[in-house]
RNA sequence: AAGGUAGUAACUCAAUUGGAAGAGUAACGGUCUCCAAAACCGCGAGUUGUGGGUUCAAAUCCUACCUACCUUG
Numbered sequence: 001a002a003g004g005u006a007g008u009a010a011c012u013c014a015a016u017u018g019g020a021a022g023a024g025u026a027a028c029g030g031u032c033u034c035c036a037a038a039a040c041c042g043c044g045a046g047u048u049g050u051g052g053g054u055u056c057a058a059a060u061c062c063u064a065c066c067u068a069c070c071u072u073g
Base pairs, nucleotide, nucleotide: 001072002071003070004069005068006067007066010025011024012023013022019056028042029041030040031039049065050064051063052062053061
């Protein structure tokens, strides 16, 4: 320099190929316990990496950039 993959909650990942974002873990509160842990119940948390574009509607499609990793030279 060229090509490819990924970027979504504090962390790990979904979202079935456009109809508006969810799970587990963690945190917090409660039940239980002499106290904890475990178990059970409840609960909040998001500018979907950034800026544009297409569309009635974008995490999803197009485009430019940023970051990480891989390959080629």

A computed fold for a 73-nucleotide RNA from Candidatus Zinderia insecticola CARI, annotated as transfer RNA.
Model confidence (mean pLDDT): 82 of 100.
Rfam family: tRNA. The family's RNA type in Rfam is transfer RNA.
The RNAcentral record of the sequence draws on ENA, GtRNAdb and Rfam.